[in-house]
RNA sequence: CAUCCAGAGGGGUGGAGGGAUAUGGCCCUGUGAAACCCCGGCAACCUCCCGCAAGGGAACGGUGCCAAUUCCAUCAGGCUCCAACGACUAGCCUGGGAGAUG
Numbered sequence: 001c002a003u004c005c006a007g008a009g010g011g012g013u014g015g016a017g018g019g020a021u022a023u024g025g026c027c028c029u030g031u032g033a034a035a036c037c038c039c040g041g042c043a044a045c046c047u048c049c050c051g052c053a054a055g056g057g058a059a060c061g062g063u064g065c066c067a068a069u070u071c072c073a074u075c076a077g078g079c080u081c082c083a084a085c086g087a088c089u090a091g092c093c094u095g096g097g098a099g100a101u102g
C1' cells in the first nucleotide's frame, strides 16, 4: 500500500478443546476439538500470456485459504423503532481501532 459480506473437505495420527487477544454474546466439538501428516479443492497476491492502456485469460510453480462477514459487539458519529425524553431496548449505516493475508 491492496484486499477481507464471494469461493473451497475427505482420510490418517491424536484425545479435549476451539472460533487471534480481553470481556460479553453466539456458535463448533467424543457423530471426535487443537495440532501434525497425506490427498483433494478454492482463490488469483506473486508468476505467465494477450493488450498502448483499461481490461481479459491461464493455474505448472511460490504464498494464502477451505463453519458461521475477520462469527458478532467493544471506539466515534448518524438513522429507524419507542406517545415524548433519554445514558435504556431492538434493528441498521458510515468511519476508526485491532487483526489476517499478500
Base pairs, nucleotide, nucleotide: 001102002101003100004099009039010038011037012036013035017028018027019026022074023073024072025071040066041065042064045062046061047058048057049056050055070098075095076094077093078092079091080090

The prediction has a mean pLDDT of 83.
This is a predicted structure of a 102-nucleotide RNA (SAM riboswitch aptamer (S box leader)) from a soil metagenome.
Rfam family: SAM riboswitch aptamer (S box leader). About the family: The SAM riboswitch is found upstream of a number of genes which code for proteins involved in methionine or cysteine biosynthesis in Gram-positive bacteria.